[in-house]
Context: one part of a larger RNA
């Protein structure tokens, strides 16, 4: 891992409550006991009110004959049976870490006690002592001797510092090669002692039998678990929530909300129309509260002048208020919608609409999208409200793929039809469909500010056959080198001014240039040529801006250019579990029949969850059957039936003695999951 078997809402209480069914009924019923008949203690009901004494269709409060509260004036209970739920019990099952008690452990290991054992070999050479030297005597020096040391090197022995291997190991701590101690606080044999909040500890929370921040065994014990996991047959009807409030509360719970079932009411619900009411949002506005730009005016202040004081004058300064013009606001409003909400009337609708009471729940982590806001950065697949939708609990078609987007809500069957979104060149079902435009960028098939003689359409305006725009030819002068400045300044460093003359026209000069001149050029004018040429505004589609890591890779691909791209308008077709057709099942309502049923209307996606109806297993009772001559159950297969769980008019093989229908009753009653348990492989 697979297979088989086992494996989870049970049982108890004359408990509480509810609906169903049954008995009796103003009553119902017994408990212990008994063979029974009985047994009436008791319990519930038949009367309430009061804290109570108590009174009583009333009573309590109260001084009250008041008022008020609760009652009566009216609706039957009680005992069983099975069922739903609850209480108390282990209470659906498995699961802690822990706590407490009583015991068992120092054959491992820690420390201690007693008694034994062990340490190759080599080296160093302390004290003391002897001799010599030395001294006044010493100290001291030298040579020997001596053999000290948690001394040195290094086996046994003890340890475990490094590294490599090993890591389902040879080994639940080892092996190889190196390493440390090795006469000592050394190592070791045997016997003995100390233990569970206790021992022992040269102290690491170490060790106390492969177990230690409290050993192990058994018991309390099925401890407790607001936590995780698991919880076994079928079909039918309905069908949620992820919110509010509270919470030592936030992943729990209670009540309400939302679901379901039963009974009652019977259109009360909802939609639309009209009528009436409500509001202060969007927008707008500046009348209030604030804020704000500029002007005008001005109280006051500052500066200056004047001044003994009081005053006075002046001002290119600041400036309240007032005023004119122009703005802004969630916590501004002189205003003010659309929606929404409330009520009335009418119509439509008769449906899983509405309301009341009672039984049973689940839900309290929500998600995204559109719209209206707050927080954030007008960030987030962000967060938090409101509102609608979808997912959740929703399959099908589209979006290449894609819970939350678009279309659409799957009872079952059909090799029938019509459509939705979206599509119709090929992959790929259906138009290489018809009309008239745009795009040249593969734009389409990512992106901004900004930039640009891209291109199409529309508007405004200047110049133009008295000749424009562009090009070419010619002119572009004189006073004058204007004045100033300057070393110089001559159109052209800079400052000031910017006139006059000739003329078709020509600036006291547009740019280049020179040290300054010079030179080139422009404005401006004439000619040649011959018909449009400039400026500007708006719209459509394109261009640049445009950079990422395996390989095109920002149309799903191929591929596409009067399109297979874009905008406009059109016809046809494809396209879903939508709608229709045909057949079938089932729920509910209405009508008719009422034994069955028939006809019509409307339904039948579904998690948590509520309700209904069944299948199968095992045992018991009743009744009826089957079975060793012709073969029970079980097992393997075939065939057939049913909406499902399943069943057998039957057949074959195996097997070898019991089994079954029907009607009731009782449950150790259904397995795929629980790192489930046991066994097999």
């Nucleotide at each position: 891992g697979c297979c088989a078997g086992c494996g989870a809402g049970u049982u108890a209480c004359u408990c509480u409550u509810c609906a169903a069914c049954g008995g009796c009924a103003a009553g119902g019923u017994u408990a212990a006991g008994g063979a029974a008949a009985c047994g009436g203690a008791g319990c519930c009901g038949u009367a309430g009110c009061g804290a109570a004494a108590g009174c009583g269709a009333g009573u309590c409060u109260g001084a009250a004959c008041a008022g008020g509260g609760c009652g009566a004036u009216u609706c039957a209970g009680u005992c069983g049976u099975g069922g739903g739920a609850g209480c108390u019990a282990g209470a659906c099952c498995c699961g802690a870490a822990a706590c407490u008690g009583a015991g068992u452990g120092a054959u491992c290991u820690a420390c201690c006690c007693a008694u034994g054992g062990c340490c190759a070999g080599g080296u160093u050479g302390a004290a003391g002592c002897g001799g010599g030297g030395g001294u006044a005597a010493g100290a001291c020096c030298c040579c020997g001797u001596g053999g000290a040391g948690g001394a040195c090197c290094g086996a046994a022995c003890c340890c475990a510092c490094g590294u490599c291997g090993g890591u389902u190991g040879a080994a639940a701590a080892c092996g190889g090669c190196g390493g440390g101690g090795a006469u000592g606080a050394g190592c070791u044999g045997u016997g003995g002692g100390u233990c569970g909040g206790a021992g022992u500890g040269a102290a690491a929370g170490g060790c106390u039998a492969a177990u230690c921040a409290a050993a192990c065994u058994c018991a309390g014990a099925g401890a407790u678990a607001u936590c995780u996991g698991g919880u076994u047959c079928u079909c039918c009807c309905c069908g949620a929530a992820a919110u509010a409030u509270a919470u030592u509360u936030a992943g729990g719970u209670a009540u309400a909300g939302c679901c379901u079932c039963a009974c009652g009411c019977g259109u009360u619900c909802a939609g639309u129309a009209c009528c009436g009411g409500u509001u202060g949002u969007a927008g707008a506005g500046c009348a209030c509260u604030g804020u704000u730009u500029g002007g005008c005016c001005u109280a006051g202040g500052g500066g200056c002048c004047c001044u003994a004081c009081c005053a006075g004058g002046u001002u290119a300064c600041c400036g309240a208020a007032a005023u004119c013009a122009g703005g802004c606001a969630a916590a501004c409003u002189c205003c003010g919608a659309a929606u929404g909400c409330c009520g009335g009337u009418a119509c439509u609708c008769c449906a899983g609409a509405g309301c009341a009471c009672g039984g049973g729940a689940g839900u309290c982590a929500g998600a995204c999208u559109g719209c209206g806001g707050g927080g954030g950065a007008u960030a987030a697949g962000c967060u938090u409200c409101g509102u609608a939708g979808u997912c959740g609990a929703g399959a099908g078609g589209g979006a290449a793929a894609c819970a939350g987007c678009c279309c659409u809500g799957a009872c079952c069957g059909c090799c029938a039809g019509c459509u939705a979104a979206g599509g119709u060149c090929c992959c790929u079902a259906a138009a290489u469909c018809a009309u008239g435009a745009c795009u040249a960028a593969g734009u389409g098939g990512u992106a901004a500010a900004c930039g640009a003689u891209g291109u199409g359409c529309g508007g405004a305006u200047g110049c133009a056959c008295a000749g424009a725009c562009a090009a070419c030819c010619a002119g572009g002068a004189g006073g004058u080198u204007g004045g100033c400045u300057u070393a110089g300044a001559a159109g052209c460093a800079g400052c000031c001014a910017c006139c006059c003359u000739u003329g078709a026209a020509a600036g006291a000069g547009u740019g280049c240039g020179u040290a300054a001149u010079a030179g080139c050029u422009c404005a401006c004018u004439g000619g040649u040529c011959a018909a449009g040429u400039g400026u500007u505004c708006g719209c459509g589609c394109g261009c640049g801006g445009a950079u990422a890591a395996u390989g095109u890779a920002g149309c799903g691909g191929g591929g596409c250019u009067c399109a297979a791209g874009u905008g406009a308008a059109g016809u046809a077709c494809c396209g879903a579990a939508g709608c229709u057709g045909c057949g079938g099942a089932u729920u509910u309502c209405u009508g008719c029949u009422u034994u069955u049923g028939c006809a019509g209307g409307a339904g039948u996606g579904g998690u948590a969850g509520g309700g209904g109806a069944g299948c199968g297993u095992u045992c018991u009772c009743a009744c009826g059957c089957c079975g060793a001559c012709u073969g029970a159950a079980g097992c393997g297969g075939c065939g057939g039936g049913g909406u499902a769980a399943c069943c057998c008019a039957g057949c074959c093989g195996u097997g070898g003695a019991g089994g079954c229908a029907u009607g009731a009753g009782g449950a150790g009653u259904g397995a795929g999951a629980a790192u489930g348990c046991u066994g097999g492989c």
Source information
Model confidence (mean pLDDT): 85 of 100. Predicted 3D model of a 681-nucleotide part of an RNA (large-subunit ribosomal RNA, domain II) from Candidatus Acidiferrum sp. NCBI's taxonomy places the organism under Bacteria, Acidobacteriota, Terriglobia, Candidatus Acidiferrales, Candidatus Acidiferrum. It matches the Rfam family "Bacterial large subunit ribosomal RNA".